[in-house]
Bacterial RNase P class A from a Phycisphaerales bacterium, 398 nucleotides, folded computationally. Its Rfam family is "Bacterial RNase P class A". By type it is a ribozyme. The model forms 89% of the base pairs in the Rfam consensus. The coordinates come from a structure-prediction model, not an experiment, and the mean pLDDT is 77. The sequence is in RNAcentral, with records from ENA. Taxonomically the source falls in Phycisphaerales (Bacteria, Pseudomonadati, Planctomycetota, Phycisphaerae).
RNA sequence: ACGUGUGGGCGGACGGCCGCCGGCGGGCUCGCCCCGUCCGGAGGAAAGUCCGAGCACGACAGGGCACGGCGGUGGCUAACUCCCACCCGUCUCGGGCUGCGAGGCGAGGGAAAGUGCCACAGAGAACACACCGCCGAUGGCCCGCUUCGGCGGGCACAGGCAAGGGUGAAAAGGUGCGGUAAGAGCGCACCGCCCGGCUGGUGACAGCCGGGGCACGGCAAACCCCGCCGCGUGCAAGGUCAAGCAGCCCCUUCGCCUUCGGGCGAGCGCCCGGCCCGGGCGCCUGGGGGCGGGUGGACCGCGCAGAUCGCGUCGGCAACGGCGCGACCAGAGAAAUGGCCGUCCCCGCCGGCUCCGGCCGGCGGGCACAGAACUCGGCUUACAGCCCACACGCAGCC
Numbered sequence: 001a002c003g004u005g006u007g008g009g010c011g012g013a014c015g016g017c018c019g020c021c022g023g024c025g026g027g028c029u030c031g032c033c034c035c036g037u038c039c040g041g042a043g044g045a046a047a048g049u050c051c052g053a054g055c056a057c058g059a060c061a062g063g064g065c066a067c068g069g070c071g072g073u074g075g076c077u078a079a080c081u082c083c084c085a086c087c088c089g090u091c092u093c094g095g096g097c098u099g100c101g102a103g104g105c106g107a108g109g110g111a112a113a114g115u116g117c118c119a120c121a122g123a124g125a126a127c128a129c130a131c132c133g134c135c136g137a138u139g140g141c142c143c144g145c146u147u148c149g150g151c152g153g154g155c156a157c158a159g160g161c162a163a164g165g166g167u168g169a170a171a172a173g174g175u176g177c178g179g180u181a182a183g184a185g186c187g188c189a190c191c192g193c194c195c196g197g198c199u200g201g202u203g204a205c206a207g208c209c210g211g212g213g214c215a216c217g218g219c220a221a222a223c224c225c226c227g228c229c230g231c232g233u234g235c236a237a238g239g240u241c242a243a244g245c246a247g248c249c250c251c252u253u254c255g256c257c258u259u260c261g262g263g264c265g266a267g268c269g270c271c272c273g274g275c276c277c278g279g280g281c282g283c284c285u286g287g288g289g290g291c292g293g294g295u296g297g298a299c300c301g302c303g304c305a306g307a308u309c310g311c312g313u314c315g316g317c318a319a320c321g322g323c324g325c326g327a328c329c330a331g332a333g334a335a336a337u338g339g340c341c342g343u344c345c346c347c348g349c350c351g352g353c354u355c356c357g358g359c360c361g362g363c364g365g366g367c368a369c370a371g372a373a374c375u376c377g378g379c380u381u382a383c384a385g386c387c388c389a390c391a392c393g394c395a396g397c398c
Stems, first nucleotide, its partner, number of pairs: 003392008012344007020041004024036004028031001043369001047380002050378005055234004067230005072086004087108001088106006095398006109225002114223002116219003131165002133161003138158002140155006173191006192214001193212008238300004247291006253266005267283006308327008345366009
């Protein structure tokens, strides 16, 4: 210098003109009107809506069952399964082993409570097993010799073994020495494992000492057991006001008279009755007023003085927290946040110059992913281009 990886940051800046949304102010002809040297106007993920909260409504005595989630330890936080630090295990660091270190990953409680499963291959997969193989101690058979007690050789029938081979993701501790007929924790040393103790640590755990030849294979993202947590629905939550329309209630017929209390008549409807007469009660039409549930709509929730943002400082390894100063920062509805031009900056290409560091000129580009909808904290996913930091082992033996 380049490349790769990990982590972090940015996601063009300024100005002018025109426009859009909200606010504020002003104007009148008061309209969903007009005006303005005024103020504010998308993101790191506004996304997915996966997790945790605030807030709201409904439900709910306490406790249990069931169901779901989570699971090393200690912190952090409003809360979390997120985050930080540590522990343990495991993988990587271009030959191998050991130690240290760095980094990645881990649903990381319990498998000596119970049940279940362990495909294929393989002889055997959990009360271990014997295919190839090893052995010939013991018994058996055969041959030879014999002092008749046995000895030597052979076979591998009974038998002994589990070292080596082979299968498998996994084969019942590993390496070495001794031992043996051959073998085997059968014995021993080291490593591992189990049990006990001591020390250190808040703790997970680690180190050391002693004892035991070693018993307990794996899977709980299988059922299950243990511990902890968990009511449901989401701002279309929910609250206030309230057109129209349904429904209900009240007033109101016309003419004449009046002592102003009412009366008479007419018409229509209803009741008494089978019908008529008669009697009683009410008012057709049209209009007005009220109640009413809460649809269209309006307002609140709702854009914020806040788990808010910025800077500084202090504490802490860190996540994070305390204090001080400053700021007020889109909002609403199916939804505004845009366009053009100029300058600077950055990138690419071409040409020229060069003291090889760059400089000048021209052209093109600033593109990706994406876009608020009650609000926060996380996680995950997407992303053109640019910038910064760190890492890309060390030691010993072979």